Notes: This is a predicted structure of a 74-nucleotide RNA (transfer RNA) from Parcubacteria group bacterium Gr01-1014_17. Its mean pLDDT, the model's own confidence on a scale to 100, is 81. Its Rfam family is "tRNA". Gene Ontology term of the family: triplet codon-amino acid adaptor activity. The source organism's lineage runs through Bacteria and Bacteria candidate phyla. It was read from a public genome assembly.
RNA sequence: GCCGGAGUAGCUCAGGUAGUUAGAGCAUCUCACUCAUAAAGAGAAGGUCGCAGGUGCGAGCCCUGCCUCCGGCA
Repeated sequence: GCCGGAGUAGCUCAGGUAGUUAGAGCAUCUCACUCAUAAAGAGAAGGUCGCAGGUGCGAGCCCUGCCUCCGGCA
């Protein structure tokens, strides 16, 4: 340099052929339970969906460029 894959909550990951509010588990906080703690239970908070543009009525999803990580070729 070329090719492929990945980037979504603090962490690990879903998100069909674009469609009305972006989700799960763990972790955190609160409540309840208990003599007390943990587990199990109820709830809450937490996201400019890597960055910037484009298409479109509408983009996490499609297109372009760039950045980071992983793998392959040279």